[in-house]
Molecule: transfer RNA
Organism: Gaiellaceae bacterium
RNA sequence: GGGGCCGUAGCUCAGUUGGGAGAGCGCGAGGUUGUCACCCUCGAGGUCGCGGGUUCAAGUCCCGUCGGCUCCA
Numbered sequence: 001g002g003g004g005c006c007g008u009a010g011c012u013c014a015g016u017u018g019g020g021a022g023a024g025c026g027c028g029a030g031g032u033u034g035u036c037a038c039c040c041u042c043g044a045g046g047u048c049g050c051g052g053g054u055u056c057a058a059g060u061c062c063c064g065u066c067g068g069c070u071c072c073a
Stems, first nucleotide, its partner, number of pairs: 001072007010025004019056001027043005049065005
């Protein structure tokens, strides 16, 4: 220098053919318990790496760019 894959909640990740942004763990509150833990219920938490484009509508498609892993040179 070139190719491929990845980037979504604090962490690990899902998100199918473009239309509701989600799960587990963690966190907060309540229930239960003599107390804690476990368990149950509810809740908070998001620039979908960043910028732009296409579209009525983009996490998803297109272009650029940054970072990580990897292959080639």